[in-house]
Molecule: small-subunit ribosomal RNA
Organism: uncultured bacterium
RNA sequence: AGAGUUUGAUCCUGGCUCAGGAUGAACUUUGGCGGCAUGCCUAAGACAUGCAAGUCGUACGAAGAAGCCUAUUGAAGAUUGAGUGCUUGCACAAGAUUGGAUUUAGAUACUUCUUAGUGGCAGACGGGUGAGUAACACGUAGGUAAUCUACCUCGAAGACUGGGACAACGUUUGGAAACGAACGCUAAUACCGGAUAAUUCGUAAACGGAAAACUGUUUAUGCUAAAAGGUGCUUCGGCAUCACUUCGAGAUGAGCUUGCGGUGUAUUAGCUAGUUGGUGAGGUAAUGGCCCACCAAGGCAACGAUGCAUAGCCGGACUGAGAGGUCGAACGGCCACAUUGGGACUGAGACACGGCCCAGACUCCUACGGGAGACAGCAGUUAGGAAUAUUCGUCAAUGGGGGAAACCCUGAACGAGCAAUGCCGCGUGAGUGAUGACAGUCUUUUAGAUUGUAAAACUCUGUUGUAAAGGAAGAACACCUACUAUAGGUAAUGAUAGUGGGAUGACGGUACUUUACCAGAAAGCCCCGGCUAACUACGUGCCAGCAGCCGCGGUAAUACGUAGGGGGCGAGCGUUAUCCGGAUUUACUGGGCGUAAAGGGAGCGUAGGCGGAUUUUUAAGUGGGAUGUGAAAUACCCGGGCUCAACCUGGGUGCUGCAUUCCAAACUGGAAGUCUAGAGUACAGGAGGGGAAAGCGGAAUUCCUAGUGUAGCGGUGAAAUGCGUAGAGAUUAGGAAGAACACCAGUGGCGAAGGCGGCUUUCUGGACUGUAACUGACGCUGAGGCUCGAAAGCGUGGGGAGCAAACAGGAUUAGAUACCCUGGUAGUCCACGCCGUAAACGAUGAAUACUAGGUGUAGGGGUUGUCAUGACCUCUGUGCCGCCGCUAACGCAUUAAGUAUUCCGCCUGGGGAGUACGGUCGCAAGAUUAAAACUCAAAGGAAUUGACGGGGGCCCGCACAAGCAGCGGAGCAUGUGGUUUAAUUCGAAGCAACGCGAAGAACCUUACCAGGUCUUGACAUCGAGUGACGUAUCUAGAGAUAGAUAUUUCCUUCGGGACACGAAGACAGGUGGUGCAUGGUUGUCGUCAGCUCGUGUCGUGAGAUGUUGGGUUAAGUCCCGCAACGAGCGCAACCCUUACUAUUAGUUGCUACGCAAGAGCACUCUAAUAGGACUGCCGUUGACAAAACGGAGGAAGGUGGGGAUGACGUCAAAUCAUCAUGCCCUUUAUGACCUGGGCUACACACGUACUACAAUGGUGUUUAACAAAGAGAAGCAAAGCCGCGAGGCAGAGCAAAUCCCCAAAAAACAUCUCAGUUCAGAUUGCAGGCUGCAACUCGCCUGCAUGAAGUCGGAAUUGCUAGUAAUCGUAGGUCAGCAUACUACGGUGAAUACGUUCCCGGGCCUUGCACUCACCGCCCGUCA
Repeated sequence: AGAGUUUGAUCCUGGCUCAGGAUGAACUUUGGCGGCAUGCCUAAGACAUGCAAGUCGUACGAAGAAGCCUAUUGAAGAUUGAGUGCUUGCACAAGAUUGGAUUUAGAUACUUCUUAGUGGCAGACGGGUGAGUAACACGUAGGUAAUCUACCUCGAAGACUGGGACAACGUUUGGAAACGAACGCUAAUACCGGAUAAUUCGUAAACGGAAAACUGUUUAUGCUAAAAGGUGCUUCGGCAUCACUUCGAGAUGAGCUUGCGGUGUAUUAGCUAGUUGGUGAGGUAAUGGCCCACCAAGGCAACGAUGCAUAGCCGGACUGAGAGGUCGAACGGCCACAUUGGGACUGAGACACGGCCCAGACUCCUACGGGAGACAGCAGUUAGGAAUAUUCGUCAAUGGGGGAAACCCUGAACGAGCAAUGCCGCGUGAGUGAUGACAGUCUUUUAGAUUGUAAAACUCUGUUGUAAAGGAAGAACACCUACUAUAGGUAAUGAUAGUGGGAUGACGGUACUUUACCAGAAAGCCCCGGCUAACUACGUGCCAGCAGCCGCGGUAAUACGUAGGGGGCGAGCGUUAUCCGGAUUUACUGGGCGUAAAGGGAGCGUAGGCGGAUUUUUAAGUGGGAUGUGAAAUACCCGGGCUCAACCUGGGUGCUGCAUUCCAAACUGGAAGUCUAGAGUACAGGAGGGGAAAGCGGAAUUCCUAGUGUAGCGGUGAAAUGCGUAGAGAUUAGGAAGAACACCAGUGGCGAAGGCGGCUUUCUGGACUGUAACUGACGCUGAGGCUCGAAAGCGUGGGGAGCAAACAGGAUUAGAUACCCUGGUAGUCCACGCCGUAAACGAUGAAUACUAGGUGUAGGGGUUGUCAUGACCUCUGUGCCGCCGCUAACGCAUUAAGUAUUCCGCCUGGGGAGUACGGUCGCAAGAUUAAAACUCAAAGGAAUUGACGGGGGCCCGCACAAGCAGCGGAGCAUGUGGUUUAAUUCGAAGCAACGCGAAGAACCUUACCAGGUCUUGACAUCGAGUGACGUAUCUAGAGAUAGAUAUUUCCUUCGGGACACGAAGACAGGUGGUGCAUGGUUGUCGUCAGCUCGUGUCGUGAGAUGUUGGGUUAAGUCCCGCAACGAGCGCAACCCUUACUAUUAGUUGCUACGCAAGAGCACUCUAAUAGGACUGCCGUUGACAAAACGGAGGAAGGUGGGGAUGACGUCAAAUCAUCAUGCCCUUUAUGACCUGGGCUACACACGUACUACAAUGGUGUUUAACAAAGAGAAGCAAAGCCGCGAGGCAGAGCAAAUCCCCAAAAAACAUCUCAGUUCAGAUUGCAGGCUGCAACUCGCCUGCAUGAAGUCGGAAUUGCUAGUAAUCGUAGGUCAGCAUACUACGGUGAAUACGUUCCCGGGCCUUGCACUCACCGCCCGUCA
């Protein structure tokens, strides 16, 4: 620091999501140790039990106990030691002397201890919680001359004299208890009276200060105090100490008060009656409506009062570059609360967490009369919840209360326990070790690779662990003891300061140290498609599942699950939740509003904001200096202490703030002057559909009356409804009515916008030009507010010609509640009053200034003077083009969307929704203000490439048109669908499947079905063994196959090989699946003219340019022009064939030699090489081009005809059944063999052909002819003979310019004479022929007989532009046989094309687009 996601791609706008950090966390899973922290966020729910506030006997009376004392008892121990034992210097010892524990009794003088009560101080601190509170509650800076302050410190003064009670206690007595009642006794530092007293306090006066309240000093007067206390010492005089009283001062703490600051909602706009102020009295420590009486009517609020919702505030914490945003656990300051609500008492201090009283709810006890209680103290229980710990130890330290002190109390505190809850640290071993080991996992192209120096093995270490031993610091005050010094005192206690020693540790035998021992006891979690580091295999098959966003999964999933491998972090790891960040996505720093969300419909104007030139002054803003404060902790910097770190700690900085004060005076503001450039006034002009009212005018329409006149009118794409013989329409004349104002008329005028159009008059608003006389900043904008505001609509009353929602009818249509037509009511018009909205748009708020030009136009003014209808200058409006600049681009561009300033309005993803609710307005319709739940990952803007359009332009094609012949109707052939079947094998499906694969299914083919068989196999390779295999005959069988008899190897470099057999195993095999896993091949658009690249240039970019434009061509063919210049694949040409000629060559060809032979090679022909055609020449047109048209010559003329040749690509087009091939499936079968059947079925439908329906014909052969190309040895077969014929016999010749197939047919002539026929030939019967093991299913042909439909074909539809269509035969491939199919060949041989409007297909340019899977698109509504 960014990234993913809207699109085919691009730029922008804009949301969503991710990577980071954090937590009082929770959950899943795993878990070795230590240190330091932290631990009910929910039910301010309810609480069993224990503890959390007492202490003082040196205030007091009393009670109890003990000691001392007297008497009694006489333990342990000590001293001495007769004696005994023996190791001869040790042990045991009676007795004696002491010693004074213990027992009992008494005495009450003294001492000590304990305590209920009276009394004092403390229970207002410490500890908990965050319910309430939007408030002077908190923070910060002040004020208090409006106040109080126990204990503490300092200073001054004092402590005199009396009195009466009440507890305790005793007696009686009530009650279940809690708790009392009566009588009696008693003490005090308890209570009360008197005295004294001041610089206290009250009152009054004088003087000084002060605006006043008030205050300082002085004077006078009045009021007010105590415990003769306790203890110690004493030379008895007193002293000391602790208490006590008054006053003054300090310190500490508290009260009150003021400025400023920190929250959401206006869908809360008005609130307030003690309310706001005054006077007086009361109350308080103190000010004050704090309370009361009276008086006045105020006070607050758009700078947000009041209401509602939410919330303890802060130091700080997290995050962030910062500014900010979020939070307020732990630690610290303040506040509030203590079951809920209220109240006061005591006290220095409370309206009091572990005090009192009352009320409510709840719990407990009860003898039912009445009582007791309050964990938001520490533990703990229960409930709630995703969720939060021990009913622990100690007062050793720190701190607090009491006490003279020792001490006592202290769930404050210090510690320990539990929890990976967090932060920090350590460990789970280290080194060497390759044959990259054996084995295993996983993968594999089977060679290997990977796990992996990993392991094993060897060497080492011992942090931690286990065991043992030692073992702290935290402790020094107070106290005791010994002593010193100082001051004071008559002295002694005592006080103060100090020195030495003693005693005191919950944690804890803990930290730490040492020794010994063993690599032994200690690794998991998440992830691996992109973002985001890390990839493979198997399983699964839109299933199971994943997912933070995009998304993954439909049989080859790096995204699911598992495994191997890898990546990350590590005693943790992931998930969830929340906050900040990224997000400049609320933009102060730091955004926008023409089209993406966003300018109010317009004007006037209030508050507010902003404001011209100049002078003086002020000092509010502003800048600078100083002072105070901004607690500590936290943060940062430099250090220090725990082995390091976390953690703790010393010093410094900082805390961006607030207040006070001094200085400056440029700028902004205030005050006072001056000015004229802004603004306005005046005067003089001209322009205008500006507005209001009244009047007038002509054309047109409709209607009415009358005349003329006759059959239609009207209307439409075409019609009909409608009007008309009762006289329409047309035409003429007259009349009535209402509405609108042709031409002029113009991106021309006016107006703020809406809007304004015949003419005249009256009234009236604004702008412009000129002059520069007047005012002297009077200005700009403008929240609320007010006014105006198209059309439609509403109300009342008029008016109503035309037009015309609704409505009616007629059409159109599948329908047509529409578009079209005929009618027609509201309305449109007028007056008055509402409504208040529009794509109210320039989708562009108003004002001011500045920033190149050019050219129109409207209204003025001026200069010049060849007086012009000219040229130039200037002001105001209104258009177009265009530079700089801006913009995402489009575009804007002095009329800005440029550069700047001021003010207002508005926006923050799409949908829900400008909707609901509420408010306001309205007669109503409705308008205005304006959400949320839920849902999606986009919605959107501009531009780009394509595709598309019943958009446009240009062009082409048998595309249409003009023609010819067909198909569609019949019969038959063939293919397909469907149906049937044991099977009717499979594939092909619009064009581009359907006489297609199949250039030929009786068996075979054959893939299908039935039955019978085989299992290393019908076929391939490999090692070992055997030696046959085969052939012939016979038997069984449908055959495959099985059995029997006979016969029996070959080659060799002597190693073996070929061939065959049996057994076993690797494997074979598969026309099984997937053409959507593929290669190859093919079709199609399309022989259409296109498809691209390099460099350059333009564009932010996708892309564009080139390839577009003007011509031309069959053609992106060529020319010209051009920010393009070149190039490639296509086009064309090169190739084959055909048409002409030449040369060469002549056998099997040919013949001018009469025939043959021979000869020859001119001709025909054959086949090789050349030539020829290039718009080359001429003319016209064209731009002097390309080219077109015409002509000449020529066999051929404008690519001469035909063929081969198929660009980039499209259709997941076709084919796994030609072949090849990945993966999957099968392996006594989905493989292989055999026989028979099927692919040939048949109600029907479609395609493609054939034959016909007849006279352009049929039949007959009487006639003579004319081709081209091709085939031939398991072949073509001549002559001859037989048969009506198919054919048979026979076999010359020919491996072919030689022989043969081979006959060409249409043609010509004759006949038939329009009919189901002398047309047509289906179907069927009989008899034959051919091929072949075989002709039944199921071949072809012949003869005789039979003689069906069919008389030219509906809608619709196909082919063809010249040697073409049509028509006629011939040959070949396949093939034993089988051709109406296919592929070739020649014969005869037309018609028509005005033309490009339309249908189909295609090409180029352009335009629109919400399509890009690309119109077979997208998408809306309803229903399920």